This is a predicted structure of an 890-nucleotide part of an RNA (large-subunit ribosomal RNA, domain II) from Wallemia ichthyophaga. Its mean pLDDT, the model's own confidence on a scale to 100, is 80. Its Rfam family is "Eukaryotic large subunit ribosomal RNA". A reference for the family is Yusupov et al. (2001), "Crystal structure of the ribosome at 5.5 A resolution", Science. The organism belongs to Wallemia, within Eukaryota.
Context: one part of a larger RNA
This record gives sequence, C1' cells and structure tokens, in this order.
RNA sequence: GAUGGCGGUGUACCUAUUUUUAAUAGGCAGAUUUAAGAAUCUAUUACACCAAGGAUGUUGACAAAAUAGCUUUAAGCGACCCGUCUUGAAACACGGACCAAGGAGUCUAACAUAUCUGCGAGUAUUUGAGUGACAAACUCGAAUGCGUAAUGAAAGUGAAUGUAGGUGUGAAGCGUUUAAGCUGCAACAUCGACCGAUCUUGAAUUUUUAUAAUGAUGGAUUUGAGUAAGAGCAUAUAUGUUGGGACCCGAAAGAUGGUGAACUAUGCCUGAAUAGGGUGAAGCCAGAGGAAACUCUGGUGGAGGCUCGUAGCGGUUCUGACGUGCAAAUCGAUCGUCAAAUUUGGGUAUAGGGGCGAAAGACUAAUCGAACCAUCUAGUAGCUGGUUCCUGCCGAAGUUUCCCUCAGGAUAGCAGACACUUGUAUCAGUUUUAUGUGGUAAAGCGAAUGAUUAGAGGCCUAGGGGAUGAAACAUCCUUUACCUAUUCUCAAACUUUAAAUAUGUAAGAGGCUCUUGUUACUUUAAUGAACUUGAGCAACGAAUGAAAGUGUCUAGUGGGCCAUUUUUGGUAAGCAGAACUGGCGAUGCGGGAUGAACCGAUCGUGAGGUUAAGGUGCCGGAAUAUACGCUCAUCAGACACCACAAAAGGUGUUAGUUCAUCUAGACAGCAGGACGGUGGCCAUGGAAGUCGGAAUCCGCUAAGGAGUGUGUAACAACUCACCUGCCGAAUGAACUAGCCCUGAAAAUGGAUGGCGCUUAAGCGUAUUACCCAUACCUCACCGUUUUUGUUUUUUUAAUUGUGAUGCAAAAACGAGUAGGCAGGCGUGAAGAUUGUAUAGAAGCUUAGAUAGUGAUAUUGAGUGGAACAAUCUUUAGUGCAGAUCUUGGU
Repeated sequence: GAUGGCGGUGUACCUAUUUUUAAUAGGCAGAUUUAAGAAUCUAUUACACCAAGGAUGUUGACAAAAUAGCUUUAAGCGACCCGUCUUGAAACACGGACCAAGGAGUCUAACAUAUCUGCGAGUAUUUGAGUGACAAACUCGAAUGCGUAAUGAAAGUGAAUGUAGGUGUGAAGCGUUUAAGCUGCAACAUCGACCGAUCUUGAAUUUUUAUAAUGAUGGAUUUGAGUAAGAGCAUAUAUGUUGGGACCCGAAAGAUGGUGAACUAUGCCUGAAUAGGGUGAAGCCAGAGGAAACUCUGGUGGAGGCUCGUAGCGGUUCUGACGUGCAAAUCGAUCGUCAAAUUUGGGUAUAGGGGCGAAAGACUAAUCGAACCAUCUAGUAGCUGGUUCCUGCCGAAGUUUCCCUCAGGAUAGCAGACACUUGUAUCAGUUUUAUGUGGUAAAGCGAAUGAUUAGAGGCCUAGGGGAUGAAACAUCCUUUACCUAUUCUCAAACUUUAAAUAUGUAAGAGGCUCUUGUUACUUUAAUGAACUUGAGCAACGAAUGAAAGUGUCUAGUGGGCCAUUUUUGGUAAGCAGAACUGGCGAUGCGGGAUGAACCGAUCGUGAGGUUAAGGUGCCGGAAUAUACGCUCAUCAGACACCACAAAAGGUGUUAGUUCAUCUAGACAGCAGGACGGUGGCCAUGGAAGUCGGAAUCCGCUAAGGAGUGUGUAACAACUCACCUGCCGAAUGAACUAGCCCUGAAAAUGGAUGGCGCUUAAGCGUAUUACCCAUACCUCACCGUUUUUGUUUUUUUAAUUGUGAUGCAAAAACGAGUAGGCAGGCGUGAAGAUUGUAUAGAAGCUUAGAUAGUGAUAUUGAGUGGAACAAUCUUUAGUGCAGAUCUUGGU
C1' cells in the first nucleotide's frame, strides 16, 4: 500500500426454467480421497452508484443485583506534620492535647484615578421659606462652593486679520466598474496669530518744562498651570494615599494626681522583761616587814559593753527533714549571744527621684538599681506572632539611585487592571548583506618597555688582578662591565600583530530623478548648502516570524540561593565577592535507592498508542539477550553531578614498542677446564687475585680477570667471569599501558540501595529487542480567550434598536508563592414581591438519595415542638485550625 464489517440498486458473467431477439428465479460452485455413505480443502463473482462505521446529547425498545455509588474491614504499592519566619523545614527551629462559643483591613475627613447615574455653561433641594396626612414626602428663591479667564510680587491689564489659521499623518463620508479625486472629527507633530508678565522701540498728548507723567505702534531663539465655537457640577461605588486607636494582640519606658511606716529601716516619748553559776577590779579590815615612802600576806568586797549558761533574741553547720510542704522560708539536732550598741508593747516622726540605712543597693505591707493605685492610654514599636468561604484568568521581586540607610523607606524596574487610536502601518533576546567600534583569548620578545639563561666574537671605552719594564694612554696575559650577531624563558597594571563571541548604524514614498523659488550662510561663479514650487517614477526594494502603538491608576518586591563557563581574594571551604545564561525560590511529574537546584520533561479531566532520561538476575515493569575482548582481589568491581584517594612500586596477567643473542647450536639445566711469568709494584706487624693505593702487560691456549664473591693471621680450599661437552629452539634486556594487587589507620553495627553476582548480574566495545512520565500523537469532555454567524418572525415613524448577559460554529490555550482582577457560595438585618407551618416551622442525628469543578444546595428517615423560607434591592459588629489567642467544658 492492497484486501478486509453490515447492506441496497443497476449492469455484466454464470446456473436453472419456459413464454427462447426475451422474461423469471437464483449465485445452488470447484477440486481431492473413498466401493458407498461421507470427509477434507479452496471459492461464495466483476464493475459502478447509494450508503455505511465512533462519541456526546435527545428519544424508543429491551434488560436486572452483572455493573455502578456510598461506607467499613483486610492486604499490596505510593506516601515524613500541619501552620510559620526563611535562599532552604519532616527537622535536634518556634506555636499546636481535644471540643464548643468568641476572635483581626473597620468608620470618618480630605485628595487622586476609574466607572454608573442626573442635569449641563452651568451645577449642588434640605441655613431658610411654603405646603403637608406634620421628625416623612413635595415645592421654592437668595446666598455660598466648584466651574464658566488668564497673567503678574503688585498696581494692573486682559484672549478673532481669517469660514477661530497653515502644513503633515488621519478614522469616516462623498465619488467611481476599479481608480483618480473631494470633504476631512478626535489625537499627535510642526509653523503662525491673540491675552498677561519680562526686555526693547518711543509716535502723540499733558503741564509744576523735568533725570516728569500718560503711553500709540513695532519687535524679541524670553516667559505662563493661558485663548484659539466652552465641560463642568452633584450623588454613589471601587481602588489607592494621608490624618485619626486605624488590621488584631504585645513592651522596656514617660507624665499627672493620690494611698501607704499594721511588714520593715531609723529617731524620740512612755511602759515591760532578762534562772543559776564562774571570775573576782576599786574601796575597806586585820596581820607582818620597814627609818620612812611604802610593800607583802590573809580576809572582806562585789566591779565588768568579763565568762559558762536558761528564758529571750538570733540563724552557723548537717549543704539533714520538707520541697503539689505544716509553711509563697517551716521542722529537728547543732550553733551565736544572753545586763547590754540588750529584747520588746504602745504612741509618735520621716513618703517615692522621696524616706530610712552600724552601708547589704539593704529596707520602705510576699513588690525596690526608684513602692502601690488611678489617669494621660486603645501610649509608641522600621520588631515577634496571628489575620476566617469557593472557582476562574494573568502573574512577580530580592536589582538601580537616594536616605543618621544596612531587620526599614522613597525612586526606577519587574506585575495587574482599565481604557484609547488604528489594522500590517510597524515590530523582533533571530539570521543575512553592507559599514563601523574594541585591544580580551591567542601570539610576540633574533619588534619598543620591563624581566631573564647561556656561551661566541670584538676592541680599549672603563675598572680589578698579573708578567716584562725606571716609567709610559708601552706591549702581553687574565677577568668583569661595554659593543656586535646569536641563544633560553616570561608580563593583570608590556606590545607590533590580533581573533571568536559581543555591540552601533543602514537595508527607501518622510525615497529617488528632473524642475521653480528664498537666504544676511557659502563660492571665482545663482557655485554649493538648507528649505521650498511643480512634475514623474510602485518591481514597496534582504530572510524568517508576529496584530501594532499610546495613556491612566495601582499591588507586591527591594534578605536571595544553585549549576556550566569566565573571574577576584583566600592554603582551602557546602568560604567571601562579581559577569553571561539557565534554573530553584513560586514546581508538581519520570529518572539519579534517598534528595530545593542535576538528567528528562514542565501539568485542565479521562481513554488508547509511542517515546525521553534511565533501565531490563530477584526485590521491580522490561533479554540470566547476542557478539568480541579484559579481570580473581585473605580490602575485587559496579555509571555523570556524587558522596574522594596520590606520589611511588609489582618476574600477577594481557596487549604493544625498541635493541640484542640464536641451527656457524643461543638461553636454562647437568658435567669438565678455569693455567704460566707472579707471592706483579707500593704500603703494612702481615697482604700470595680478593684491608688499602696507583698501574692493569706478556705467554700458552678452546678458554682462563694482575681477578666476581665465600674464606685465612697470612697461605690453602671453594666459586664466578671466560671456554668446552651433552641437549635441540627459541632467548635476553629496557620501556609503554589495560585490568588486578601494594601503597590504604578511628572511634554504636552497615551499606555498588539491598540480596547477591565471577566464560558476571564486574570492566571495555558493538548490535538489536523490550519497559514506562502529567512529555509527544489520536479521540471525547470541562474551562478560558479570540474570531465568525444569528434567516424568518416580533416591536417601532424608522434604524446600526430590542429579543441577545441568548443560541450556533471554528481555532488556540490550560503549572504557580507574593500580588492583581473577574465570577460565585454562605451568615445577621431592612424594604418590596411570593410563599411554607401543630395534617408539625427552625434546629439536631444519620453506612440513605440527588445537583454542582467547588464554596454549598435540595431531599428521605429519625428526633424536635413554633416559627421560617425563596427571588430582587439595600446594608453590615458577615465565614477560623493555628495568634505561649479569650472564656467554658473534657
């Protein structure tokens, strides 16, 4: 590609019949096997035309617990907890036990913009008046506001040469067979005119003839929030801004006025209280001594911010008990003090930036580094937390500039909505052609600048050292600098040269050609330049793609982060800072086991098919596929980002390169020889091949070093190099790179994802097949946007009106945080209209039923016992999961 489903009609062909130039009926056939019955295979014609198949909807018939809906339980697969701040949350970040009720962008004033409505050069009734069914409704003038004129600091002056101007673009209209052409709104661009201000000109007039006043006319590349046949005013709504408690809750503070010394601090007044001991001051007495002063001894005496210790007052230690207590500071034992700076009652005084303080910022009523109460006060917060129904469409930013700016604002950018002007004019994150810009990459240094290695040549230009010489700018040697030609290596702040990428401009009608004119510019020159009059030229002057342009108002954002590439700092970083692009943020899906960002791919709801990236032993859907190699690991290996390993090694194995040896017999193995001059020379206590040093010949040989090691005190002995015999074919050295191995040590037990895998299920190369994504293709449906159509009929004087916010068709599209816009659902209340209800309203319960994408709505059954609903309009204390929210309950 053909054929291929169910039919109908006609023609042809074939078969049969008879009415045989024809009509009717039909496609009943052919082949093979078999004795027959029968079995098997192939075919059921060709051409033309009509038509035919899927899905939704509507409708008819048939059909019945198969299927479908809801709920519950179990198993498998997928699947981390919501809210929140955040670049990033499942987080070892914070809030959150559960339920009910309450709970957060409101009202007002002003302004801006948009829209609806009314009137319109005006508009706005509501201070007031009239009327009235008397707080309503209705009617009305004036005043006032805004507007109708601007400009100037002001005095003041004050918008027509004209059909309210000319030119260009211009929808639309007229015109026409198509054209040509004519009229040309709004708007935009441009040139003029007018009004005011400013600068200038200064006619003319006046009289106190002066430096006077008034001021016509003309001019200016000065200036205005102006004129140029008005567009405003008022109500309402929405959004935004600002002031108000200003979306809700929340400070630390500040101020004003009071109340407290029943606790406690201190003073004063007046009262009260404080066993029993110890110690033993002064004074006194007696005795003794002494010349005396006085001293000593024994008593007596009873002092003290003395001592032990009870009551009292206190409060050291157990860091005891208790620690939802007996108690918002207690109990026990222990401990300090206990006649005084003692303890205590009552009274009284001192008061909050004040008191009082044996001073601890202690105490000042369980409150003190400034008490308590009330008020200002709903104090303020650039900060934290919270902020309540659904669906649809679009959809960000973390950047610029400025800020006592860095946790914030304004400004531009990005975004949305609403409009306007047009319909291929123009536009573009693209390419092409033409022509420009540049100094990066690279390159260069026998080119400049700067750095830099090595020799070579040269002369005396200079220095150092030396030889000859008395010395010499005398000669010679040497070494540097220097010069010449070379050579090695470099540069972000070097460069002759010089990319790629990037970037500007142009690719036509506002053009080109001819022509007329103006000019104070220009030229020797009406020569050019700029502008200009008229005419001609259409193949519309690269490709590709696309509707294009303009305006108004406004939200959020102004912490960013990641990847490839480029790049700065840094030893480096999951570090810090930039550039281009793309992502994440704001985003799900398939893959990377796991995962913000990687790879693939970006999403309406379903069905079927096919792929991407990635896979195909089992877990796991899909080849224990195919073909050829490599690899054995007592730590194998196993797929980008990516979850590490290096230098250096290996006679592990594989592949290769180069150079040697070899049938003139190598390499390896076994066996034989390995001698003489000579114990060479020096040195040494000794040194004979072999402690050490410098030499390292000759002979005989097939070959044998003045010696490769073992060895000895020194010799000896053994061995090697070297030669030969046996053997009979490959052998040796250096290097390269695949896999494998070493290098390779860490704290809970452990990860090619796991199991496991070894002619792999590992590594390398190749070939097909297969698996599946919300990607691609096809079909159906939903929504959005755009475009197109809407006859007849009806209404009307008529239509471009209504019906139509409808109906029908086509195409493309469908992710989304902050945010914007649109359309809806639900609650309380008011009005209008219509209804339900004791024959049962609302409410509540419920594996019941139905509609809608959804917010939700309707309904059955049960309960309940008195109110309630729909539509339209208006209105708002109008929707809860979160706020350590409030109150109540569990």